[in-house]
Molecule: c-di-GMP-I-GGC riboswitch aptamer
Organism: soil metagenome
């Protein structure tokens, strides 16, 4: 990060499996993405349980910030 090239990832939906759930993994699919690589550290959202409030256990990196690595 203006234009371009070569590649990369893959939303919704859908099939199979796993999970109480949020959701995850794999196949199909392509809305998008320049960190849509990694990391739950801070905030947000969501689930479970609880419920007066809080505390608790989880999910989300394709919600934002931080950290870290990195292609052209």
């Nucleotide at each position: 990060g203006a234009a371009a090239a070569a590649g990369c990832c893959a939303a919704a939906c859908u099939c199979a499996c796993c999970g109480u759930a949020a959701g995850g993994u794999g196949g199909g699919g392509a809305c998008g993405g320049a960190a849509a690589g990694c990391u739950a550290c801070g905030g947000g959202u969501c689930u479970c349980a609880a419920g007066g409030a809080a505390a608790g256990a989880g999910a989300u990196g394709g919600c934002c910030g931080g950290g870290u690595u990195g292609c052209c």